[in-house]
Molecule: transfer RNA
Organism: Sporolactobacillus sp. THM7-4
């Protein structure tokens, strides 16, 4: 230099136009159980005080009534070829 794949919550990872603040696992917090701890089970785990509302998916633009998802540019990582 050429081709392809990827970047999503604290971490991993699913999600490829609307039912998704985003499954599932790990971690964390609280509770149950236990003499204690571990294991196991339950709940919570972006922000706001809750019914609810707000803002998010590498960055910046664009398309659309609606974007993590489609398009453009850029940044970074991985694989293959040269």
């Nucleotide at each position: 230099g050429g081709a392809g794949g990827g970047a999503u919550a604290g971490c991993g990872a699913a999600g490829u136009g609307g039912c998704u603040a985003a499954a599932c696992g790990c971690g964390g917090c609280g509770g149950a159980c236990u003499g204690u701890a571990a294991a196991u089970c339950c709940g919570c785990u972006c922000c706001c005080u809750g019914c609810g509302g707000g803002u998010u998916c590498g960055a910046a633009g664009g398309u659309u009534c609606g974007a993590a998802u489609c398009c453009u540019u850029c940044u970074c990582c991985c694989u293959c070829c040269a």